[in-house]
Molecule: Guanidine-I riboswitch aptamer
Organism: uncultured Nitrosomonas sp.
RNA sequence: AAUGGAAUCUAGGGUUCCGGCCUUGUAGAAAAAUAGUAAAGGCGUCUGGACCGAGAGUUUCCGAUCUCGUAAUGGCGAGGUUCCACGGAGGGAUAAAAGCCCGGGAGA
Numbered sequence: 001a002a003u004g005g006a007a008u009c010u011a012g013g014g015u016u017c018c019g020g021c022c023u024u025g026u027a028g029a030a031a032a033a034u035a036g037u038a039a040a041g042g043c044g045u046c047u048g049g050a051c052c053g054a055g056a057g058u059u060u061c062c063g064a065u066c067u068c069g070u071a072a073u074g075g076c077g078a079g080g081u082u083c084c085a086c087g088g089a090g091g092g093a094u095a096a097a098a099g100c101c102c103g104g105g106a107g108a
Base pairs, nucleotide, nucleotide: 004062005061006060007059009057012052013051017049018048019046020043021042022041023040024039063082064081065080066079067078068077069076070075084104086107090102091101092100
C1' cells in the first nucleotide's frame, strides 16, 4: 500500500416468518369414545421454503495501474497486472447464530 469497491453463488450459520414433527386438546353425533379442526406449548438433534453469509472461498462487473497505438495530452482503442495471506480470546448486530462486524485487529 487502490493488499480497492459492488454484486453473485457456496462452505458455514442459526430460528423471526412459512412449512414439518411431537404433546395437550375446545367444538362436534343420545352418553362415553373418536378421526383430530380451532387454540396453546415444545422440537433447528427438522437435510425443506425463506433468511444471514466469508480479508485469508467461487464467479462476474466496476475501479486502479502499466505498455503500445492514435489528429490524443485527465480523450479513444488494444493488450497486460491487480500477488500473497497462520490467527485466538473477548465484544457487537439482528429473531438468532456464524468463516457476519470490530478485523489483513491483538498475536505469530